[in-house]
């Protein structure tokens, strides 16, 4: 440094409409609409460095971090699931 196992782990809709699952309800699923979240992933970027141009004032381009920002993806009752990050364990590599 990498993956694996165990543990902890936040945020946001009690949303509306249509259809469907034997019937109503509950619940699930599919589609549409609006409103939201940021801690899988992804996009963006400061200083600085490099390159080129220059009227030597500057100009253009490239590299360039985040838990910042965007919200593409993902997610938004509970359960389930995801989950950055942290702790522990035994491994693999440099």
């Nucleotide at each position: 440094c990498c993956a694996c196992u165990c543990u902890g782990g936040a945020g946001a809709g009690c949303a509306g409409g249509c259809g469907u699952g034997c019937c109503c309800a509950c619940c699930g699923c599919g589609c549409c609409u609006c409103a939201c979240c940021g801690a899988c992933g992804g996009g963006g970027c400061a200083a600085g460095c490099c390159c080129g141009c220059u009227c030597a004032g500057g100009c253009g381009g490239g590299c360039g971090a985040c838990a910042c920002u965007c919200u593409c993806a993902g997610g938004u009752c509970g359960c389930c699931a995801u989950g950055a990050c942290a702790g522990a364990g035994g491994g693999g590599g440099a």
A computed fold for a 94-nucleotide RNA from a soil metagenome, annotated as Glycine riboswitch aptamer. Rfam family: Glycine riboswitch aptamer. From the family's description: This family represents the bacterial glycine riboswitch. The model forms 90% of the base pairs in the Rfam consensus.